[in-house]
A computed fold for a 518-nucleotide part of an RNA from Spirosoma fluviale, annotated as small-subunit ribosomal RNA, 5' domain. Its mean pLDDT, the model's own confidence on a scale to 100, is 84.

Context: one part of a larger RNA
RNA sequence: GGAUGAACGCUAGCGGCAGGCCUAAUACAUGCAAGUCGAACGGUAGAUUCCUUCGGGAUUCUAUAGUGGCAAACGGGUGCGUAACGCGUAAGCAACCUGCCUCAUACUGGGGGAUAGCCCGGCGAAAGCUGGGGUAAACCCGCACGGUUCCAAGAGAUCACCUGGUUUUUUGGGUAAACAUUCAUGGGUAUGAGAGGGGCUUGCGUCUGAUUAGUUAGUUGGCAGGGUAACGGCCUACCAAGACGAUGAUCAGUAGGGGUUCUGAGAGGAUUGGCCCCCACAUGGGUACUGAGAUACGGACCCAACUCCUACGGGAGGCAGCAGUAGGGAAUAUUGGGCAAUGGAGGCAACUCUGACCCAGCCAUGCCGCGUGCAGGAUGAAGGCGCUCAGCGUUGUAAACUGCUUUUAUUGGUGAAGAACUGUAGUCCUGCGGGAUUAUUUGACGGUAGCCAAGGAAUAAGCACCGGCUAACUCCGUGCCAGCAGCCGCGGUAAUACGGAGGGUGCAAGCGUUGUCC
Numbered sequence: 001g002g003a004u005g006a007a008c009g010c011u012a013g014c015g016g017c018a019g020g021c022c023u024a025a026u027a028c029a030u031g032c033a034a035g036u037c038g039a040a041c042g043g044u045a046g047a048u049u050c051c052u053u054c055g056g057g058a059u060u061c062u063a064u065a066g067u068g069g070c071a072a073a074c075g076g077g078u079g080c081g082u083a084a085c086g087c088g089u090a091a092g093c094a095a096c097c098u099g100c101c102u103c104a105u106a107c108u109g110g111g112g113g114a115u116a117g118c119c120c121g122g123c124g125a126a127a128g129c130u131g132g133g134g135u136a137a138a139c140c141c142g143c144a145c146g147g148u149u150c151c152a153a154g155a156g157a158u159c160a161c162c163u164g165g166u167u168u169u170u171u172g173g174g175u176a177a178a179c180a181u182u183c184a185u186g187g188g189u190a191u192g193a194g195a196g197g198g199g200c201u202u203g204c205g206u207c208u209g210a211u212u213a214g215u216u217a218g219u220u221g222g223c224a225g226g227g228u229a230a231c232g233g234c235c236u237a238c239c240a241a242g243a244c245g246a247u248g249a250u251c252a253g254u255a256g257g258g259g260u261u262c263u264g265a266g267a268g269g270a271u272u273g274g275c276c277c278c279c280a281c282a283u284g285g286g287u288a289c290u291g292a293g294a295u296a297c298g299g300a301c302c303c304a305a306c307u308c309c310u311a312c313g314g315g316a317g318g319c320a321g322c323a324g325u326a327g328g329g330a331a332u333a334u335u336g337g338g339c340a341a342u343g344g345a346g347g348c349a350a351c352u353c354u355g356a357c358c359c360a361g362c363c364a365u366g367c368c369g370c371g372u373g374c375a376g377g378a379u380g381a382a383g384g385c386g387c388u389c390a391g392c393g394u395u396g397u398a399a400a401c402u403g404c405u406u407u408u409a410u411u412g413g414u415g416a417a418g419a420a421c422u423g424u425a426g427u428c429c430u431g432c433g434g435g436a437u438u439a440u441u442u443g444a445c446g447g448u449a450g451c452c453a454a455g456g457a458a459u460a461a462g463c464a465c466c467g468g469c470u471a472a473c474u475c476c477g478u479g480c481c482a483g484c485a486g487c488c489g490c491g492g493u494a495a496u497a498c499g500g501a502g503g504g505u506g507c508a509a510g511c512g513u514u515g516u517c518c
Base pairs, nucleotide, nucleotide: 001518002517003516004515006514007513008512009511010510013370014369015368016367017366018365019363020362021328026326027325028324030323031322032321035070036069037068040067041066043064044063045062046061047060049058050057051056077281078280079279086206087205088204089203090202091201092200093199096198097197098196101194102193103192104191105190106189107188108187109143111141112140113139118133119132120131121130122129123128150173151172152171153170154169155168156167157166158165159164179186180185207253208252209251214244215243216242219241220240221239222238224236225235226234256278257277258276259275261270262269263268283304284303285302286301287300306317307316308315309314334360336359337358338357342356343354344353345352346351373404374403375402376401383395384394385393386392387391410454411453412452413451414450418445423440424439425438426437427436428435429434462507463506464505465504466503467488468487469486473502474501475500476499477498483490484489
């Protein structure tokens, strides 16, 4: 000098863009953050219309607790742990999986069963639990033609990368489906392919310490079996005695990794805050279930600590989601608005949900931009300060005064883009799936940005420094005192170095100090 997620002191007009608990992964009051589908199902409640033997029945619509489906594994947060195939990069899987989506082929036949809701009881303070009866489905379970497919074994061909891959064929074995409807569709089953996603393996790279030199028993390898989507001591039994290490094993400390960012001429050094990718975690540990996918932040179970409720028998909870509270700290924001846009989940759709997201609020925290006027004006006014002290110098064209402008501010008007869709109504085309077009409908931000007008210099300058380094000097006070100080050093009676004043220098809505990095 540059940089900063900064803090502190003094000061402060505005806008745009960005950023905002670096400390206690401390504890959390309250609200919200993951639902949706009635075009899967039986009901319940309400409304409408029709029929009626006046008991009721049927139609349509709305709402929905429950069963069922999909989602909840994404999105959002944090950096505790981890020195590791965790990450980065380059490869491999002839050792693997993949819901939704796209394409292709074939099929969707016929049966059975249970259970919630509901009704009748029981227990409990509550959380909730339980007995009996009865009911539906795309819930659950068998059966099945034919063919494809899948699995196992054999044979042939072909390819190759060791075990083998691909393909043809033979034999044996095993397996499926679900319907709804407004009749247009929306679904379902099986197989193959694709896309996207994931799993595993490997080469190389990846902090410090030798005042850590030896480490290791499922340890290293084999065989057999189990397990997994899959290879593998991943697990088990048996056998062998190996495996790693001064090219630093093991141990200890520290730490999420990368793209980046800062600095530097570069080499390099430092850094991982915001944004993006990967990983890990969800009060501390452990475990599995469901599922295409989790060993699952707002799911379950167990142990532990803590908090809360209790009728003392027993129960409930998890903000490292968004706000917010307490605490810690030098220090870091609103218990805001909206789904209008983008994206996500569900749904045929309308739509619903979405603290993702889009916006607004607070903060000079940073970067960038604008303004605080412009021109003329000498009697060089008054005042201040200085001096060789009744006249000069300086402040100083500075002010007054004259003319001009109106950014900004204020007031009054006007007023967006972001909106494309979707739906409804009409017209046209069509291969009947749909498409085009016209009208209409949809904006949180926001009456915001922008634009126009009015009057009026009107609403707007500070901070640090002035001995040398280093741009900028005099007077007064003090008298090794009070004090200053980044280094050298100033101060003991003429201090350009302390304190004040006048003047000056630098930067400027900031300036200076402190911390950290180069």